[in-house]
About this RNA: A computed fold for a 124-nucleotide RNA from a soil metagenome, annotated as c-di-AMP riboswitch aptamer (ydaO/yuaA leader). Its Rfam family is "c-di-AMP riboswitch aptamer (ydaO/yuaA leader)". Rfam describes the family as follows. This family represents a conserved RNA structure found upstream of the ydaO and yuaA genes in Bacillus subtilis and related genes in other bacteria. The ydaO/yuaA element is thought to act as a genetic 'off' switch for the ydaO and yuaA genes in its native state. It is believed that the element may be triggered during osmotic shock leading to activation of ydaO, a predicted amino acid transporter gene, and members of the yuaA-yubG operon which code for KtrA and KtrB K+ transporters.

């Protein structure tokens, strides 16, 4: 003074003063589930599906935490675009089931770090 992230801002309630969490409401932000009309036939444990940027290929004894391309993603004003220089591509969860989906129905609002990449163009 900030960063990833949806993960924030207001009120309320405790014998009393003051905070603060749980817990309750309101805005707010993000997920998942669910018709018609599309779309898919392909579930066959070989199961199949979400969240998230976090994939998909090679190579190699190796399933990968290694290799090497392709793709994604984050970095101090805020958003495109175009250069660049550092890094990341993990982890968890549903439970045999879920395409798209109005109307509805549901669920979270954590935790983890520290930072002050270049230059340019347009907008705010």
């Nucleotide at each position: 003074u900030g960063c990833c992230g949806a993960a924030g801002c207001c009120g309320c309630u405790c014998g009393u003063u003051g905070a603060a969490a749980c817990g309750c409401g309101g805005c707010g932000c993000g997920g998942g589930g669910g018709a018609a009309c599309c779309g898919a036939a392909u579930u066959u444990u070989c199961g199949g599906g979400g969240c998230u940027a976090a994939u998909c290929a090679u190579u190699u004894u190796a399933u990968a935490c290694a290799u090497u391309g392709a793709g994604g993603a984050a970095c101090a004003c805020u958003u495109c675009c175009a250069u660049u220089g550092u890094u990341c591509c993990a982890g968890c969860c549903c439970g045999u089931c879920a395409g798209c989906u109005a109307a509805c129905c549901u669920c979270g609002c954590a935790g983890g770090c520290g930072u002050a990449u270049u230059u340019g163009g347009a907008a705010g």